Background
This is a predicted structure of a 350-nucleotide part of an RNA (small-subunit ribosomal RNA, central domain) from an uncultured organism. Its mean pLDDT, the model's own confidence on a scale to 100, is 90.
Context: one part of a larger RNA
């Protein structure tokens, strides 16, 4: 060390491509490195075991076997892994025809709503609260009609509906593009799976340049509350929220559940494609394959709960954990403009 584990006690990486490496479907012939047996060598004496011997016993000493997990040479054995070789279609993928869908990117277009500006009509309050006041309003405001102008976001549809690896993505048109999924044959012939490093994506706030600004809005001002009130309500209101470049790389990045495959009762919705029935023809019913909910039975689970979308049964490969605080902190490497990220302790202490 060979342990036990990771929904909620500590523990699944934020997520995707994929380098090494681990692992990997049927069949057949071959070698025989692994593996398995056999034999030869060696494996020093002492110790250890075992017989048996000397000290009056024992401790000790002495004789003699035995063992030596290993290593090499040898000879054979081939079931399983390995190697080289030849073959297959079931994993995998390609091609064909089809529907689905907020998948991404780019352009454009739209109408309702807020402000805000001209301009009519109009007269004293408007706004806001628990209640008020800061605030707007006779320099004519709220209302309310007409016309500009601008920036955001997209009611209804709208759903445990869809779509994406994940973060996410929701008016309409086109333009480019990425993925599932369905049917039937045709090809290719283990091309698979996982995946340390590495690369890349990756809300929200944040940083640089430079535009942009209606609405909201940290900070901040100012009224209120209150014992205070650096909140909580109010009036205002800057960066920010919005584009383009680039940087940042974190979340309760959550299903708190790492990818793959394979088995194991059903019931009930829903979404997409298909098969049967049936019919004029759409339903309606019956049934496959793919996702998405509920509910439950075996088992499983400390319970809670999970249960063909698995926390059940097994398999491969990666990540993580090993009291509690000190701490995700210190120092030190890395990255970063900078905030900070990322790697990760020890003392002392219970």
């Nucleotide at each position: 060390c060979u342990g036990g584990g990771c929904g909620u006690a500590a523990a699944g990486g934020g997520c995707g491509c994929g380098u090494a490496g681990g692992c990997g479907g049927c069949c057949g012939a071959u070698u025989a490195a692994g593996u398995c047996a056999g034999a030869u060598g060696u494996g020093a004496a002492a110790u250890c075991c075992c017989g048996g011997g000397g000290c009056u016993u024992a401790c000790c000493c002495c004789c003699g076997g035995a063992a030596g997990u290993g290593c090499a040479u040898u000879u054979g054995a081939u079931a399983c892994u390995g190697a080289a070789c030849g073959g297959c279609u079931u994993g995998a993928g390609u091609a064909u025809g089809g529907g689905a869908g907020a998948g991404g990117g780019a352009a454009g277009u739209g109408g309702a709503a807020u402000u805000c500006c001209u301009g009519g009509u109009g007269u004293a309050g408007c706004g806001g609260u628990g209640a008020a006041a800061u605030g707007c309003g006779u320099a004519g405001a709220u209302a309310u009609c007409a016309g500009g102008a601008g920036g955001a976001a997209c009611a209804c549809c709208g759903g445990u509906g869809g779509c994406g690896a994940a973060g996410g993505c929701g008016a309409c048109u086109u333009c480019c593009u990425g993925g599932a999924c369905c049917a039937a044959u045709a090809c290719u012939g283990a091309c698979g799976c996982u995946g340390a490093g590495g690369c890349g994506c990756g809300a929200a706030g944040g940083c640089g340049u430079g535009g942009g600004g209606a609405g909201c809005g940290a900070a901040c001002a100012g009224g209120a509350u209150u014992a205070g009130a650096u909140a909580c309500c109010c009036u205002g209101g800057u960066a920010g929220u919005c584009c383009a470049c680039g940087c940042a790389g974190u979340a309760a990045a959550c299903g708190g559940u790492g990818a793959u495959c394979a088995c194991u009762a059903g019931g009930u919705g829903u979404a997409g494609c298909g098969g049967g029935u049936a019919u004029u023809g759409a339903c309606c019913c019956c049934u496959g394959c793919u996702g998405u909910g509920c509910c439950g039975g075996a088992g499983u689970u400390a319970a809670c709960g999970c249960a063909u979308u698995a926390a059940g049964u097994g398999a491969u490969c990666c990540g993580c954990c090993u009291g509690g605080g000190g701490a995700g902190u210190a120092c030190g490497g890395c990255c970063g403009c900078a905030a900070g990220g990322u790697u990760a302790a020890a003392a002392c202490u219970c």